[in-house]
RNA sequence: CUAGCCCUGCGUAACUGGCGACAAGGAUCUUCGGAUCCAAGGCGGAUUAACCCAUCGGGAAGCGCAGGGUGCUGUUUUGCCGUUCGGCUGGGCAGCUGAG
Numbered sequence: 001c002u003a004g005c006c007c008u009g010c011g012u013a014a015c016u017g018g019c020g021a022c023a024a025g026g027a028u029c030u031u032c033g034g035a036u037c038c039a040a041g042g043c044g045g046a047u048u049a050a051c052c053c054a055u056c057g058g059g060a061a062g063c064g065c066a067g068g069g070u071g072c073u074g075u076u077u078u079g080c081c082g083u084u085c086g087g088c089u090g091g092g093c094a095g096c097u098g099a100g
Base pairs, nucleotide, nucleotide: 003073004070005069006068007067008066009065010064011063012062015059016058017088019086020085021084025038026037027036028035029034041056042055044053045052078094079093080092081091
């Protein structure tokens, strides 16, 4: 000095599904003990051999640039990303290998 790792800022960004449960909350009834219903994105559309389309809102790994810290600690080990949770379905990204 650099790789790797960590932090900050800016930009970009794939992917963001359906089912069930309960929930913040709301509505109705009540003998005031409570009970029932709706509800875990919104609008529109398709579909059940399903687990989709588009848009808005929210989330978001990764990638790029700039700056800082550390300074051989060094890739992968399989990890990360969307949801309150559960299981299911389908994707994306990073890493490794090969081809163009």
The prediction has a mean pLDDT of 75. Predicted 3D model of a 100-nucleotide RNA (ZMP/ZTP riboswitch aptamer (pfl RNA motif)). It matches the Rfam family "ZMP/ZTP riboswitch aptamer (pfl RNA motif)". The literature on the family includes a 2015 paper in Mol Cell by Kim et al., "An ancient riboswitch class in bacteria regulates purine biosynthesis and one-carbon metabolism".